A computed fold for a 265-nucleotide part of an RNA from Alicyclobacillus sp. TC, annotated as large-subunit ribosomal RNA, domain VI. Rfam family: Bacterial large subunit ribosomal RNA. Gene Ontology terms of the family: structural constituent of ribosome and ribosome. Model confidence (mean pLDDT): 89 of 100.

Context: one part of a larger RNA
RNA sequence: CGGAGGAUACGUGAGAGGGUUCGUCCUUAGUACGAGAGGACCGGGAUGAACCGACCGCUGGUGGACCAGUUGUCCUGCCAAGGGCACAGCUGGGUAGCCAAGUCGGGGAGGGAUAAGCGCUGAAAGCAUCUAAGCGCGAAGCCUGCCUCAAGAUAACGUAUCCCAUUCCGUCAAGGAAGGAAGACCCCUUAUAGACGAUAAGGUAGAUCGGUCCGGCGUGGAAGCGUCGUGAGGCGUGGAGCGGACGGAUACGAAUCGGUCGAGG
Numbered sequence: 001c002g003g004a005g006g007a008u009a010c011g012u013g014a015g016a017g018g019g020u021u022c023g024u025c026c027u028u029a030g031u032a033c034g035a036g037a038g039g040a041c042c043g044g045g046a047u048g049a050a051c052c053g054a055c056c057g058c059u060g061g062u063g064g065a066c067c068a069g070u071u072g073u074c075c076u077g078c079c080a081a082g083g084g085c086a087c088a089g090c091u092g093g094g095u096a097g098c099c100a101a102g103u104c105g106g107g108g109a110g111g112g113a114u115a116a117g118c119g120c121u122g123a124a125a126g127c128a129u130c131u132a133a134g135c136g137c138g139a140a141g142c143c144u145g146c147c148u149c150a151a152g153a154u155a156a157c158g159u160a161u162c163c164c165a166u167u168c169c170g171u172c173a174a175g176g177a178a179g180g181a182a183g184a185c186c187c188c189u190u191a192u193a194g195a196c197g198a199u200a201a202g203g204u205a206g207a208u209c210g211g212u213c214c215g216g217c218g219u220g221g222a223a224g225c226g227u228c229g230u231g232a233g234g235c236g237u238g239g240a241g242c243g244g245a246c247g248g249a250u251a252c253g254a255a256u257c258g259g260u261c262g263a264g265g
Stems, first nucleotide, its partner, number of pairs: 001152001005163007015149004021049007033038001051106005059100004066093005071086006110144003117137004166178004183261004187203005208254003211250005217243003224237005
């Protein structure tokens, strides 16, 4: 830009892509077969490998605005308590998120048409013949079935709902313009989204983000004071103090006020 007024939501699926794998064991059965050695088809069941997808309850990894320990040095006048720098100084842990080594799922069944092949009926050719007419069965393969995308599928699909018929210019014709409906966008707060757009949640008739409070979870016992010890330090107050992302609550702060586009058939 188009899809024959303008919108919102939900669908259909032409077409395209993905997937399509393999092993071992048990059973049938030590059966059929075979002198024996050996040892099945068909069918039923179990369990794996690699690959693919999803997820984070479990096991773990990471986790550089979380907690603790600790070395050197500088600083906050000193003690104590802290801060900076030293690879994040080093070390021990670790929520969310992300992740695999963790967990769950998948390949199928079924249907259709076939290949080689196996057949039925059956002439040409009184017989015979799966083939010439006709009709069956038959593959990891083909078309489906499963998953994803998909109406620019210009042959531009369908369903439901919403909006209405103003004014002006014009030979009052085609057409053009203005305000402007439903609706949408700009702008703003954001994340389940993300390079930017986009998508999604919200914008005071509001819990969208931050703060605060409650909880969870992580660290692992704060400072101060008391007490014990000459002291390093221990114990008590006290599962303490501190704390990113997690679950809630709460309008305290910020989403204010506004603007633009958008039918007239």